[in-house]
């Protein structure tokens, strides 16, 4: 000045996956059309709308409201699915990479 086995010590980035949070989306919402139920009822089937958006549009419970006809309303609570930010583990790692030693 070059090398970079072995062994030792220290470190844990990105990235995949996943949990929990927060934000956006959408209001778990509204249309239409059939068919059905009747104050111990008040439902269900499809069709297109809603999203820089895939997919999903229910469940319960409590108040109104309809004097028996065809239409129901309004409140509370409770997901999943997309994209992005935080924060945890776990996998990549028998490793990349710092030192020291030879």
């Nucleotide at each position: 000045c070059a090398u970079g086995a072995c062994u030792u010590a220290a470190a844990u980035a990105a990235c995949u996956u996943u949990a929990c949070u927060c934000a956006u989306a959408u209001a778990a919402u509204a249309g239409c059309a059939g068919g059905g139920a009747u104050a111990a009822g008040g439902c269900u089937u499809g069709c297109g709308a809603g999203u820089u958006u895939c997919u999903a549009c229910c469940g319960a419970u409590u108040u109104a409201c309809c004097a028996u006809a065809a239409a129901u309303a309004a409140a509370u609570c409770g997901a999943c699915u997309a994209u992005g930010g935080g924060u945890g583990a776990a996998g990549c790692a028998u490793g990349a990479u710092u030192a020291a030693c030879g």